Context: one part of a larger RNA
């Protein structure tokens, strides 16, 4: 010193994030016991009293025992040890017992009865599994599952407009099959009708994801707005609650609590951003939950002590690990990749060792987890990209048979068919001059009658009637000519065939269940398999750019053009300055011809500054599609005419583009060849006066195009070049959201937070001029506008150090240092009478404190003081502590976000390694030196100290001064706070020496003791030790600012220039302390060399970690023992005798013996015991 404990006067929470620790209560009878309440509870509520032992006696009980009465008695203390709740109030959340992150979270999360919803009729839904099978279950809607919310009370608004989910569903879309139609006489394709799910449409649905507004006016004081106006919405937050765990601003106002309150509670509230089964408010009881607050109680603390035990420490004995580039391992300071033991300068160091705490080795522990970067991963998410299971739905097989009923197309028979014009209801085409009938069981044509069908003219068909031998083409109209007649065929209606197709139903036999079996139920569905559509984060595989004064976010500096940056040739970079383009134009283009602009002056009808005209001057100030420059004047502008060269092919070159090349792109030059246009020609035109207006491959499409395969050929299918169009703006061109705090990896100090350097805009502080106010006066005081400087405290930039890690705010301990001075001291000015004060010099020796709220630095607030100063040391200081905050993983509100999730927004809860090798300090020791050995006693070079500092009060003195009210110094004296150093006589503490007292239990009883924290308690010697007790002047020197004296330069002034004197808590002394290893290594005295001294052992402490010091060793009082003395305790055992009683036996307990007994780390005195013994040692003398 740590670790477990014990004890503490005095105060009592002040300590600290927070009473964290630790105390305090404690059992069991009586007595009493609020507020609230869900009537259970709260409640042990709170708060009292009472407890022992002994004698007798009662009641009960078989007994063991249980309950009681009365009397006797003893302690500081009778639940005497152990064991054993602190209490109360207000809030917050969650109702409750109860889970959970095994090993940093135990909650407010999760669960939970109860509440709502949705699915689900049993081969049930749902869930596993490829299948078969299983779970739900041998259960059946009072059931199961799935989702939300989360006990009861009181309630749960408004909104279906998105998203979903359901149902619908005239009509729109809508795949395969199949069917029709085209397709060479096939196929392949292709179109087309028919159409499932679904989708669009419509409708419901919110305890389904979700949502739930601006603005303006307005009431006889202001302020408010019951009202109005208006814009808008699916609808605009209803009830409630409320600065909250949700409220930025906010430490919101206001009260209550307190001496002070970032805290708590009550209200108030337009609430950045409350809000109703994402449950609203409320709310007994609970609760190792979060926050306050009072009461008891404490050593948390003021302010620290003393004790006990384990360790440490030192000796025996055994013996790990981290680490280990190397060393003969020091300080300042400066350098230096900007933070040094090793480098440069300068100090400082004589060797080795032992403890001690942790300044430093940017200590050691982990190739930093925070950031960046990877064309590096994962994990999740979702209206990212691309799929796959599920699932619905259709088609076909598995798969048969009937019936009605109602499409398809094919054939086959019947009917039927009106524009206008026309005798008339003319389907179309081709032939065509005849073609039907007159006998009759028969029939043309007209008629009645009936039936269909119609444009309402009229046409067919039938027929018991009548009548009857002709009737109808051919002819006039019409693009066409008769249904006269034949053929073939169209649309449109009806019959029949056969074949298919949809719908209802019915049966059985496939196949499904059921049944042990007969047999039932179901049934061509359903399973199941293929194909085909739609749904599909249920799953799965990647993607989710780049620049960037870190990243992100914002921006495009990411293709391109002018200008300037750009330093006079070319070229030049930044998220440098100032701008544009991603087009336009059929004239704004080619040509030819003509013409002169903006401005200004003069004149000219309304007509003015400005209209048209007319004159004039006029290198340009105009114009020229479109940004800037650049360039144009019988033009490049402005008008006018005729025109398309805004042409085709096709060579060379060259420019942008500069550095090795090269593609797309934009342009110029010289040309060939064809066709053209303007001019009279010469000629000019291949778009605009130039510099911007744009895109690879592949794919698709198209071309009066060229080439070519299949084919003998046509048809037809295709391949290739050219060319034109589609895009890829991240623009030399991938097909492409997002979360990570749950995260991982490789890296980066190439790149960001922390801290360092560099800078100083910003920040402190300063100055310089002096405009102003200060009644006057700039400078007692304050002091604008401009201006220059210090400082490195702030917050910036920088990105220079460290990402194989330099621990990050606060506080806390403790040590140093600045001065830009808060007090204290000395001084000067004062709008300085005195006190008090402002303002400035000088000065860094000393202090600079305690609370309340808050993680808080800060700050505001309390009472006090002289005075409650500013900074810096890696924003000192986590190998020294805590860990309130920040910044992991857990949860909860509020906002954003479909979502994973985020958030310098809040909130509750969350693991703080390291045995110390150098160095470096603090202390102990050991050696060697100091020129012959030793003892004892000094000196003081040099070092530390604050050893003191501040105050109150008194005297001076009610004086000085002042009208008064007030009211001093100079000097003395006394006290007192803080600090320092020491001590234990006296208070206090401690006191596991020791004495008592007492439970519990052993040890049979006693007597005397073990154990229960030294069992509690209760007193307490020496020791130690504060909370007790004693000291801590003066004064000299040199000095700052400042006062002076004499005194020139400058004949005067002048403190200064020479010279003198004063002048302060700084500075040297003084005074305390270390100190001769001070290499200049001291002095003086005595001893020795005729051995002085020392050591070692051994008793021991006034001394101690180990050594060391110090007494002592028989010629001795150093320990022990023993007497005496001083003290501490409280009166031993044993006896006798007494006791309340009881027949007795017995009896707790009381007095006496007894100021007794026990005991002492104290004194003294006494050799009884033990201090035996041993070894070195400078030299000298001799001999050799």
């Nucleotide at each position: 010193c740590c670790g477990a404990g014990u004890u503490a006067a005095g105060g009592g929470a002040a300590a600290u994030c927070g009473g964290c620790a630790a105390g305090u209560u404690a059992g069991c009878c009586c007595c009493g016991u609020a507020a609230g309440u869900u009537c259970g509870c709260g409640a042990g509520a709170a708060g009292g009293g009472g407890u022992g032992u002994c004698u007798g006696c009662c009641u009960u009980u078989u007994a063991c025992g249980a309950g009681g009465c009365a009397g006797a008695u003893c302690u500081c203390a009778g639940a005497c040890a152990u064991c054993a709740g602190g209490a109360g109030g207000c809030u917050u959340c969650g109702a409750c017992u109860g889970u959970c992150u095994a090993a940093u979270a135990a909650a407010a999360a999760c669960a939970u009865a109860g509440g709502u919803g949705a699915u689900u009729g049993c081969u049930a839904a749902g869930c596993u599994g490829u299948a078969a099978a299983g779970c739900c279950u041998a259960g059946u809607a009072c059931a199961a599952u799935c989702a939300c919310u989360g006990a009861a009370u009181c309630c749960u608004g408004c909104u279906c407009a998105g998203u979903g989910c359901g149902g619908g569903u005239a009509u729109c879309u809508g795949a395969a099959a199949a069917c029709c139609c085209u397709g060479u006489a096939c196929a392949a394709a292709g179109g087309g009708g028919c159409g499932a799910a679904g989708g669009a449409c419509c409708c419901g649905u919110u305890a389904a994801c979700g949502g739930c507004g601006g603005g303006g006016g307005u009431a006889a004081c202001u302020a408010u707005g019951a009202c109005c106006c208006u814009c808008u919405u699916a609808a605009g937050g209803u009830a409630g609650c409320g600065u909250a765990g949700u409220a930025c601003c906010u430490u919101g106002c206001c009260g209550c609590u307190u001496u002070a309150u970032u805290g708590g509670c009550g209200g108030c509230u337009c609430g950045c951003a409350u809000g109703a089964a994402u449950g609203g408010a409320c709310g007994a009881a609970c609760g190792a939950a979060a926050g306050c607050c009072u009461u008891a109680c404490u050593g948390u603390c003021c302010c620290u002590a003393a004790c006990u035990u384990g360790g440490u420490c030192c000796c025996g004995g055994u013996g790990a690990a981290c680490u280990u580039u190397a060393c003969g391992u020091u300080c300042c300071g400066g350098u230096g990749c900007g933070g040094a033991g090793u480098c440069c300068g300068g100090a400082g160091a004589u060797c080795c060792c032992c403890a001690g705490g942790g300044g430093g080795a940017a200590g050691c522990g982990a190739a930093g987890a925070c950031c960046c970067u990877a064309u590096a991963g994962a994990g999740c998410u979702u209206u990212a990209c691309u799929g796959c299971a599920g699932c619905c739905u259709g088609u076909c097989g598995u798969u048969g048979g009937g019936u009605c009923a109602u499409g398809g197309g094919c054939u086959c028979c019947u009917a039927u068919g009106u524009g206008c014009a026309g005798c008339a209801u003319a389907g179309g085409u081709a032939g065509g001059a005849g073609u039907c009938g007159u006998u009759a069981c028969a029939g043309a044509g007209g008629u009645g009658c009936g039936u269909g069908c119609g444009c309402c003219a009229g046409c067919a068909c039938g027929u018991c009637g009548c009548c009857c031998a002709g009737a109808c083409a051919u002819c006039a109209u019409u693009g066409a000519a008769a249904u006269a007649c034949u053929a073939c065929c169209c649309g449109u209606a009806g019959g029949a065939g056969a074949c298919u197709g949809u719908g209802a139903c019915c049966c059985u036999c496939a196949c499904u269940c059921c049944g042990g079996g007969a047999g039932g139920a179901g049934g061509a569905c359903a399973u199941c398999a293929a194909c085909a559509g739609g749904u599909g984060g249920g799953c799965a595989g990647u993607u989710u750019g780049a620049c960037u004064g870190g990243g992100g976010c914002g921006g495009u500096a990411c293709a391109c053009g002018c200008u300037u940056g750009a330093a006079a040739a070319u070229g030049u970079a930044u998220c440098g300055a100032g701008c544009g383009u991603g087009c336009c134009c059929a004239a704004a283009g080619a040509u030819u011809g003509c013409c002169u602009c903006g401005u200004c002056c003069g004149g000219g009808u309304c007509a003015g500054g400005a209209a048209c005209c007319c004159g004039g001057a006029g290198u340009a100030g105009a114009g020229u599609g479109u940004a800037a420059g650049a360039g144009c004047a019988a033009a490049a502008g402005g008008c006018a005419g005729u025109c398309u060269g805004a042409c085709g092919c096709u060579g060379u070159u060259c420019u942008c583009a500069a550095g090795a090349a090269a593609c797309g792109g934009a342009g110029g030059a010289c040309g060939g060849c064809g066709a053209g246009c303007c001019g009279a020609a010469a000629g000019g035109c291949g778009g605009g006066u130039c510099u911007a207006g744009c895109g690879a491959a592949c794919c698709u499409a198209c071309c009066a195009g060229c080439c070519u395969g299949c084919u003998c050929g046509u048809u037809g299918c295709g391949g290739g070049c050219g060319g034109u169009a589609g895009a890829u703006g991240a623009c030399g061109g991938a097909a492409a959201a997002g979360c990570u705090a749950c995260c991982u990896u490789a890296g980066g100090g190439a790149u960001a937070a922390c801290a360092g350097a560099g800078u100083c805009g910003u920040c402190a502080c300063c100055g310089g001029c002096a405009a102003g106010a200060g009644u006057a006066c700039a400078u007692a005081u304050c002091g604008a506008c401009c201006c220059g400087g210090u400082g490195g405290c702030u917050u910036g930039c920088u990105a220079c150090c460290u990402c194989g890690a330099u621990g990050u705010c606060g506080g806390u301990u403790c040590c140093g240092c600045c001065c830009a001075u808060c007090c204290u001291g000395g001084c000067g000015g004062u709008g300085c009478a005195g006190c008090a004060g402002c303002c400035g010099c000088c000065a860094a020796g000393g202090g600079u404190g305690a609370g309340g709220u808050u993680g808080u630095u800060c700050g505001c607030c309390u009472a006090u003081u002289a005075a409650a100063g500013g900074g810096c040391g890696u924003c000192g200081u986590g190998a020294g502590c805590u860990g309130g905050g920040u910044u992991u993983a857990g949860a909860c509100c509020g906002u954003c976000g479909u979502g994973a999730g985020a958030c310098a927004g809040g909130u509750c809860g969350g693991u703080u390694g390291c045995u110390a090798u150098c160095u470096a300090c603090u202390g102990g020791g050991g050696a060697u030196g100091u020129c012959a050995g030793g003892a004892g006693c000094c000196u003081g070079a040099c070092g530390g100290g604050a050893a003191g500092u501040u105050g109150c009060u008194a005297u001076c003195a009610g004086u000085a001064c002042g009208a008064g009210a007030g009211g001093a110094a100079c000097a003395u004296a006394g006290c007192a706070a803080c600090g320092g150093c020491g001590c234990c006589a006296c208070u206090g503490g401690u006191g596991u020496a020791u004495c008592g007292g007492u439970u519990g239990u052993c040890c049979g009883a006693c007597a005397g003791g073990g154990c229960a924290c030294u069992g509690c308690c209760g007193a307490g010697c020496a020791g130690c030790u504060a909370c007790g007790c004693g000291c801590c002047a003066c004064g000299g020197g040199u000095u700052a600012a400042c006062g002076g004296c004499u005194g020139a330069a400058a004949g005067c002034a002048u403190c200064u220039a020479a010279g003198c004197c004063g002048g302060a808590a700084a500075c040297c002394u003084a005074c305390c302390u270390g100190a001769a290893a001070a290499a200049g290594a001291g002095g003086c005295u005595c001893c020795a060399c005729u051995g002085a001294g020392g050591c070692g052992g051994c008793u021991c402490g006034u001394a101690c970690a180990a050594g060391a010091c110090g007494a002592g060793u028989u010629a001795g009082a150093u320990a022990g023992a023993g007497a005496c003395g001083g003290g501490a305790u409280g009166u031993a055992a044993u006896c006798u005798c007494g006791a309340a009683g009881g027949c007795a036996a017995c009896g707790a307990c009381g007095a006496g013996u007894u100021c007794a007994g026990u005991c002492c780390g104290c004194g003294u005195c006494c050799a009884c015991u033990a201090a035996a013994c041993g070894c070195c040692a400078a030299g000298c003398c001799a001999u050799c």